[in-house]
RNA sequence: ACGGGUGUAGCUCAGCUGGUAGAGCGGCGGUCUCCAAAACCGUAGGUCGUGGGUUCGAAUCCUUCCUCCCGUGCUA
Numbered sequence: 001a002c003g004g005g006u007g008u009a010g011c012u013c014a015g016c017u018g019g020u021a022g023a024g025c026g027g028c029g030g031u032c033u034c035c036a037a038a039a040c041c042g043u044a045g046g047u048c049g050u051g052g053g054u055u056c057g058a059a060u061c062c063u064u065c066c067u068c069c070c071g072u073g074c075u076a
Stems, first nucleotide, its partner, number of pairs: 001072005007066001010025004019056001027043005049065001051063003
């Protein structure tokens, strides 16, 4: 330099052919317990990496840039 992949909750990850963003763990509150753990119930938490575009409508399609990973090539 070129090609491919990746980015969504604090963490690990889903999200179908574009139609109101979810799970598990973790956090907080409660039940239970002498207390705690476990279990169970409830609850909060999101500019969907960034900017722009298409669309009635974008996490999803197009595009700029950026992060990280893999491969190819070049120089030393």
Model confidence (mean pLDDT): 80 of 100. The RNA shown here (transfer RNA) has 76 nucleotides and comes from Sphingobacteriales bacterium UPWRP_1. Rfam family: tRNA. By type it is a transfer RNA. Gene Ontology term of the family: triplet codon-amino acid adaptor activity. Lineage of the source: Bacteria > Pseudomonadati > Bacteroidota > Sphingobacteriia > Sphingobacteriales. The sequence is in RNAcentral, with records from ENA.